[in-house]
RNA sequence: AGAGUUUGAUCCUGGCUCAGGAUGAACUCUGGCGGCGUGCUUAACACAUGCAAGUCGAACGAAGCGUCAGGACGGAUUCCUUCGGGAAGAAGACCUGAUUGCUUAGUGGCGGACGGGUGAGUAACGCGUGGGUAACCUACCUUACAUUGGGGGAUAACGAUUGGAAACGAUCGCUAAUACCGCAUAAGACCACAGUACCGCAUGAUACAGAGGUAAAAGAUUUAUUGAUGUAAGAUGGACCCGCGUCUGAUUAGAUAGUUGGCGGGGCAACGGCCCUCCAAGUCUGCGAUCAGUAGCCGGACUGAGAGGUUGAACGGCCACAUUGGAACUGAGAUACGGUCCAGACUCCUACGGGAGGCAGCAGUGGGGAAUAUUGGGCAAUGGGCGCAAGCCUGACCCAGCGACGCCGCGUGAAGGAAGAAGGCCCUCGGGUUGUAAACUUCAGUCAACAGGGAAGAAACAAAUGACGGUACCUGUGGAGGAAGCCACGGCUAACUACGUGCCAGCAGCCGCGGUAAUACGUAGGUGGCAAGCGUUAUCCGGAUUUACUGGGUGUAAAGGGUGUGUAGGCGGGUUUGCAAGUCAGAUGUGAAAAUUAUGGGCUCAACUCAUAACUUGCAUUUGAAACUGUAGAUCUUGAGUGUCGGAGAGGUAAAUGGAAUUCCCAGUGUAGCGGUGAAAUGCGUAGAUAUUGGGAGGAACACCAGUGGCGAAGGCGAUUUACUGGACGAUUACUGACGCUGAGACACGAAAGUGUGGGGAGCAAACAGGAUUAGAUACCCUGGUAGUCCACACUGUAAACGAUGAAUGCUAGGUGUGAGGGCGAUUAAGUCUUCGUGCCGCAGUUAACACAAUAAGCAUUCCACCUGGGGAGUACGACCGCAAGGUUGAAACUCAAAGGAAUUGACGGGGACCCGCACAAGCAGUGGAGUAUGUGGUUUAAUUCGAAGCAACGCGAAGAACCUUACCAAGGCUUGACAUAUAAGUGCAUACAGCUUAAUCGCUUAAACCCUUCGGGGCGCUUAUACAGGUGGUGCAUGGUUGUCGUCAGCUCGUGUCGUGAGAUGUUGGGUUAAGUCCCGCAACGAGCGCAACCCCUGUUGUUAGUUGCCAUCAUUCAGUUGGGCACUCUAACGAGACUGCCGGUGAUAAAUCGGAGGAAGGUGGGGACGACGUCAAAUCAUCAUGCCCCUUAUGUCUUGGGCUACACACGUACUACAAUGGCUGUUACAGAAGGAAGCUAAGGAGCAAUCCGGAGCGAAUCCCCAAAGGCAGUCUCAGUUCGGAUUGUGGGCUGCAACCCGCCCACAUGAAGUCGGAAUUGCUAGUAAUUGCAGGUCAGCAUACUGCAGUGAAUACGUUCCCGGGUCUUGCACUCACCGCCCGUCA
Repeated sequence: AGAGUUUGAUCCUGGCUCAGGAUGAACUCUGGCGGCGUGCUUAACACAUGCAAGUCGAACGAAGCGUCAGGACGGAUUCCUUCGGGAAGAAGACCUGAUUGCUUAGUGGCGGACGGGUGAGUAACGCGUGGGUAACCUACCUUACAUUGGGGGAUAACGAUUGGAAACGAUCGCUAAUACCGCAUAAGACCACAGUACCGCAUGAUACAGAGGUAAAAGAUUUAUUGAUGUAAGAUGGACCCGCGUCUGAUUAGAUAGUUGGCGGGGCAACGGCCCUCCAAGUCUGCGAUCAGUAGCCGGACUGAGAGGUUGAACGGCCACAUUGGAACUGAGAUACGGUCCAGACUCCUACGGGAGGCAGCAGUGGGGAAUAUUGGGCAAUGGGCGCAAGCCUGACCCAGCGACGCCGCGUGAAGGAAGAAGGCCCUCGGGUUGUAAACUUCAGUCAACAGGGAAGAAACAAAUGACGGUACCUGUGGAGGAAGCCACGGCUAACUACGUGCCAGCAGCCGCGGUAAUACGUAGGUGGCAAGCGUUAUCCGGAUUUACUGGGUGUAAAGGGUGUGUAGGCGGGUUUGCAAGUCAGAUGUGAAAAUUAUGGGCUCAACUCAUAACUUGCAUUUGAAACUGUAGAUCUUGAGUGUCGGAGAGGUAAAUGGAAUUCCCAGUGUAGCGGUGAAAUGCGUAGAUAUUGGGAGGAACACCAGUGGCGAAGGCGAUUUACUGGACGAUUACUGACGCUGAGACACGAAAGUGUGGGGAGCAAACAGGAUUAGAUACCCUGGUAGUCCACACUGUAAACGAUGAAUGCUAGGUGUGAGGGCGAUUAAGUCUUCGUGCCGCAGUUAACACAAUAAGCAUUCCACCUGGGGAGUACGACCGCAAGGUUGAAACUCAAAGGAAUUGACGGGGACCCGCACAAGCAGUGGAGUAUGUGGUUUAAUUCGAAGCAACGCGAAGAACCUUACCAAGGCUUGACAUAUAAGUGCAUACAGCUUAAUCGCUUAAACCCUUCGGGGCGCUUAUACAGGUGGUGCAUGGUUGUCGUCAGCUCGUGUCGUGAGAUGUUGGGUUAAGUCCCGCAACGAGCGCAACCCCUGUUGUUAGUUGCCAUCAUUCAGUUGGGCACUCUAACGAGACUGCCGGUGAUAAAUCGGAGGAAGGUGGGGACGACGUCAAAUCAUCAUGCCCCUUAUGUCUUGGGCUACACACGUACUACAAUGGCUGUUACAGAAGGAAGCUAAGGAGCAAUCCGGAGCGAAUCCCCAAAGGCAGUCUCAGUUCGGAUUGUGGGCUGCAACCCGCCCACAUGAAGUCGGAAUUGCUAGUAAUUGCAGGUCAGCAUACUGCAGUGAAUACGUUCCCGGGUCUUGCACUCACCGCCCGUCA
């Protein structure tokens, strides 16, 4: 710091999404150690149990215990003993007295108002910050001064009696005090009174002196002290008031009755409507009152470059609350978390009468929840309460426990180690990778474990005293031993392969992935990232300049109000003087600590912690400055306005007048139609229309002038005249002297349609009716026709109310029109200068581009309005307005990842311009009708194998299905196989011939028994086994190759340069020209490539060479170029020549070129062919071939027989033959070219009516063979279903072939169908072409109406490009780009 996503691509606008950081977190998987922190965010839900506030006997009485002394008991034990006993005598319990010991229920004092918890309420002087109190209080503490004299009466405890289940009482009696109450004393205290001085913003304060009034006290003790009372002061802590700041909603606009103020009182520590009486009617509010919603506030925390945004856990300050609501008491202090009273809800006890309770203290329980800990230790430290003290109390606090919840640190080993091990994964099978990773060797030992030692924290020492804790720390021991996971790997975003799956399962933050080769699903291997954690979810900031103060916009992307007048507000010309509110500078106070930042210090480091400094950007006070803003005063004229003079105008309102036209009425003339349309019909008309003439009625609108001309704020305004009236402009420079600009609300105006009332109504014309059109036609067209359109008054208040461009002011190159004025000039000229208005072009500049450009969308200033993704929706609800229709204001749920602007390339258009093509037209011959052949569809079938499907499938693959082919069906066989390679073992069998059997393979039987050899073996076979073979099985949407098509159309591109932000453009467009992007000229282009053309082949003329198998003019010869001879000619086949717009003339631009001509065999690419640019159609083909993947493997392979591909109601395509006289038939008679020929072509001759057969010469070919028909000449037929036509069928033959039944071809005889030129529609062809005639070849045993070639005969027409089809170029529109077979709307499912 950005990235992805709208498009075919581009730029922009704009939303959505991601990468970062954070957390009191939760969840999945995983989990070694330590330090420091942190842990109910939800139910201010309910709580069992324990603890969390007591202390003082140095205030007091009393009770008990202890101690001492004495007494009477007691008798353990000890001593002595003459063993009879004697003596001493502890513990224990009792009585009396004393007590300097201990305990404490009660009275009394101090403290329970702190500490601890929570955030429900609160939008508030609650909090923050800065001030004020001359309007206040303050226990304990400190300082100063003074005092502490003398009395009195009670009461709890206690005792007695007594009530109650209990809680708790009641009555009587006794008693003490530092408890309570008088009295005395009294100041500088307090109260009221009057005075002087001085100060203050005011009430008033301070000082001094005067006289009057009021109120005190308590003792205790270890004799050191310590209390008590009064006053003053300090400190501390509070109270009240004020300035400023403090969330959202106007779809909440008015709120308020103690409300606002005053007088007087009450109350309070104190001020105050705090409360009360009376009086007045105020007070707050668009600078947002009131109402509604939400919320504890702050220091700070997170984020951010900052400004900001979000947040208020932990720590600290303030506030509020303590089951809910209310109330006071005590007290220095409370309206009191662990006090009292009342009421409510809930829970518990009960003897049913009545009582008890309050964890938002620490633990803990239930509940709620995704979710949050121990009913732990200690007062050792710090701090608090009481006490003289010892000390007691302290769930404050210090510690420990639990939780990876967070931050920080450490470890899970280090070095060496290639046979690059094994295994895994991938593989082109060669290898690669995991990977120095492991094994292995050598090491150090952190943490953990065990053992030994062992603190500081204590302020401190005379002694005693440590919860943590035998903890931190130190030393030693042993051994790699006990310690790694999670997520991701299509792009964003670092990291890729295999398998499985097959729009299924699934993934996904956004774009999106998955329909059989998924780097996106699942698994594995590998890789990347982080690491005791890793991911996910939620939330906040960031990125997002996407609410823009910093730092955005509004012509077309969302966005200028329809227009004006004008209130509040905001902003405001020149000069000068004062003030100092804003502004700037200095100083002072404050801005708590912690936090943050910097620099140091302490824990081994770090987190953490300590010190110092910075920071705290603010507020307040004060001193100064005076440029700018402000304010007060003075002054000026250029902004603004006024006066005078002048001309222009569809500016407005009202009244009057006019002519043309339409319609209607009356009358005349006149007769059959009129009218209307693409064409018609409805309609009108013989009862006289239309047409025409005259007269009349009525309403509406004002031709020409008329002009991107004029006027108006906009809407808008158009005959003429008159009346009234608004504004702008010019000239003049007399007057005022900033009087100005904008303008939320407000008010006014506001097209058309619409509404109300009353008029009017000619024409036009929603609705409606009829006629047409159409599949339908509630439309477009036609005939009618009502509201309405017109007038008056009133409403409505909206429009693409648009320049889609708010108003005002100033500045910033020009050029050229036009409207209204003025100056100069020569008044009437040109011209020139200038002001206002209205257009066009254009520079700078701006803009995403288009474009704007002095009439800005440029550069600046001021003010207003409006916008923040698309849809939902300008909809719903509410409010206001309206008679109604409706208008104004104006959401959300939900849903999408876009919606959109401008421009670009293409495609498309029943858009335009130009051009071409047998595209149309002009012609010729056809197809479509018939019969047949053939292909296809359909149907049928055991099978009718498969493919091809608009043009560009359909006489196509197939250049030829009887078997074979053959892929299909039925049946019968085989399984390393019909075919290939390799290995191992065995073997010389087998095969062939023959026989049997069979539909045929298959099967069975028999005989015979391989070749070479260096003797090792090899070759050729067979059998068995294993790898494998095989597949016309699938996928042409996995592919190669090949092919079709647009199209032989003239196009398709590139390099460099230039233009454009860019996609792109230019070049390639333009003017000519061409068959052609062919060429010329011009041009920000200059060149180049693939195409075009040419080069190649055939053909047309000719030369040279050559002369057999070809040819024959001359010379011989023959039936015959037959032979000799010859190579001139023809021909053959090789090399050349020739044609190039080269020449001439016209046109053209002096070009390219074109038109005409000459010459020439040929003339403007001479005629044909081959040759097919970039690309399009996921076009065709896996069945030519090749090939990935998938599938079959005693079968989807392979062999065999038979059948089928030849079926047949029907439909279509392509051909053949015809329908006849331009003909048929019969006879006769000519003339080709190009091919082919050995399992071949086959001559002569012969047989047969013929197919054909016999025959066999010649020829592997310029030698031999195969070889024409139409045509010509005669004859006949005479317009008929025929002497046309030949289908169909019968009989008999021929040929090929193992084999013509299904299912071949030919011949002869007989039979003799449809058909008399073909509906709608449609095809080919521009010259040696169409048409017509035959011939040959390939395939092939045989089979050709097909295909490919060849020659013979041989036309007609083309004015032309309006139209149909296809194509090319330019241009235009576009919401299409899968590109009009597009996109898309509505309804239904």